[in-house]
Context: one part of a larger RNA
C1' cells in the first nucleotide's frame, strides 16, 4: 500500500467556527479535458508464453507468432465526471406572523439559614462519639428573645422536564444580546456537506495582581482508634472556595457512540408549536425535541433498534500485541505547575 476496524476487546479529536482540499440537487444546450472505441507510429534484442524445427532425448539452440497491459498522433462516441452558458425549486438561506426556554452579559434587589458582635432572660453545663477525649463554659457558655453586621448559596416549584456546540446553566426584576421551533410560501436560486492546518470557547484544581472571607476546608495542630494509624471518626484550622483583570487548556471533557444527508414495523409516556374536530384543553392529524419497550436487521455477546450500534453515501479524526511509556530526547506553548507532539534499547 491493499485489506480490516473504532459503545464495552487497541481505536471518535473536549466542543465549535472556518482556510486549503475532498465531495456535491434538478433540466437544457455547447464543448470534448477525464472516460470509452477504432486506426497509425513507437514500445531494441535477449528473457517469459504458444506452435513448429535442429542436435539420439533433455538441457541448449533456431524460426514464426503472441506479449510488451505504456506513450504519442489522429478519427469518432457523449451516458457519467469536468468546463462554459442559460433555466428550475425540493437542499440551503432570507422575509412575514406566532411560540417556549435555569442560553449568555451587566446592573439592581429579596427572604430563609449560618457565623460573629451588642443587649435582655437564665444557670451549669454544652458539644461530640460506637464509646470517649481534645474543645467551649461561673471572666456566665449552651438554650431563648430583641437588635446589628458580613459573606456565600438560592429550599419548595424541580420533572430520565427545559436551554446551550461542548464545558455548562436554577431566588426575583430591568437593560443589552445569541440560538431554536411552528405556520405562511412572498424573496434569493445550489448560495450546500465535511473540514488537514488556523482561530475561538473550554469543569475542577493550579498560577499572577488587587479585593473579599460567613460557611466549608487540602496542608497543619490536637483528641481518639490501632500492634502501628503519616488514615477512616472527633475538636480546631491556613491556602483555596467568592469578585475583578490576566494565565493555565486538562478530566471517566462519557451516550466511553465524529459530523451531515437519505431510507427502513410499531406501542407507550413527556416538553414546545400548528391544523381539523367537539358540549368539553375532547379526540384525531402533523412538525420539532426528550425517555422507555419492542419487529426486521445488526452484534462475539451484552445489547442497539426512525435519537441505530440497521441499510447506504460524503468528508474528517483515530487504531495495529502487553510492558518499557500519558516516558526519554528534540521542538512548540507556559510565570510556574506542566501541556501538546512523541520514540528506542530491552523484555514477555
Nucleotide at each position: 500500500c491493499u485489506g480490516g476496524g473504532c459503545g464495552u476487546a487497541a481505536a471518535g479529536g473536549g466542543c465549535u467556527u472556518g482556510u486549503a482540499g475532498g465531495c456535491u440537487g434538478u433540466c437544457u444546450u455547447a464543448u470534448a479535458a477525464g472516460u470509452c472505441a477504432g486506426a497509425u507510429g513507437u514500445g531494441a534484442a535477449a528473457u517469459c508464453g504458444u506452435u513448429c524445427a535442429g542436435c539420439u532425448c533433455a538441457a541448449c539452440u533456431g524460426a514464426a507468432c503472441a506479449a510488451u497491459u505504456g506513450c504519442a498522433u489522429u478519427u469518432g462516441a457523449u451516458a457519467c465526471u469536468g468546463u462554459a452558458a442559460g433555466g428550475c425549486u425540493u437542499g440551503a438561506g432570507u422575509g412575514c406572523a406566532g411560540a417556549a426556554g435555569g442560553g449568555g452579559a451587566a446592573c439592581a434587589u429579596g427572604g430563609a439559614a449560618u457565623u460573629u458582635c451588642c443587649g435582655g432572660u437564665g444557670u451549669a453545663g454544652c458539644g461530640g462519639u460506637g464509646a470517649a477525649a481534645u474543645g467551649c463554659g461561673u471572666a456566665g457558655a449552651u438554650a431563648u428573645c430583641g437588635g446589628a453586621a458580613a459573606g456565600a448559596a438560592c429550599a419548595c416549584c424541580u420533572g430520565u422536564g427545559g436551554c446551550g456546540a461542548a464545558g455548562g446553566c436554577g431566588g426575583u426584576g430591568u437593560u443589552c444580546u445569541g440560538g431554536u421551533c411552528u405556520g405562511c410560501a412572498a424573496c434569493u436560486g445550489a448560495c450546500g456537506c465535511u473540514g488537514a492546518g488556523g482561530a475561538g470557547c473550554g469543569a475542577a484544581a493550579g498560577c499572577c495582581a488587587g479585593g473579599g472571607g460567613a460557611g466549608c476546608a487540602a496542608a497543619c495542630g490536637g483528641g481518639a482508634u490501632u500492634a502501628g494509624a503519616u488514615a477512616c471518626c472527633c475538636c480546631g484550622g491556613u491556602a483555596g472556595u467568592c469578585c475583578u483583570g490576566g494565565c493555565c487548556u486538562u478530566a471517566a471533557a462519557c451516550g466511553a457512540u465524529g459530523u451531515a444527508u437519505a431510507c427502513u414495523a410499531g406501542g407507550u409516556g413527556u416538553g414546545g408549536g400548528a391544523g381539523a374536530u367537539u358540549c368539553a384543553u375532547u379526540u384525531c392529524u402533523u412538525c420539532c425535541g426528550u425517555g422507555c419497550c419492542g419487529a426486521c436487521g445488526g452484534c462475539a455477546a451484552c445489547c442497539c433498534a426512525u435519537u441505530a450500534a440497521g441499510u447506504a453515501u460524503a468528508c474528517c479524526g483515530c487504531c495495529u500485541g502487553g510492558g518499557g511509556a500519558c516516558u526519554a530526547c528534540g521542538a512548540u506553548c507556559g510565570c510556574a505547575a506542566g501541556a501538546u507532539u512523541g520514540a528506542a534499547a530491552c523484555u514477555c

The part of an RNA shown here (small-subunit ribosomal RNA, central domain) has 348 nucleotides and comes from an uncultured bacterium. It matches the Rfam family "Bacterial small subunit ribosomal RNA". The prediction has a mean pLDDT of 88.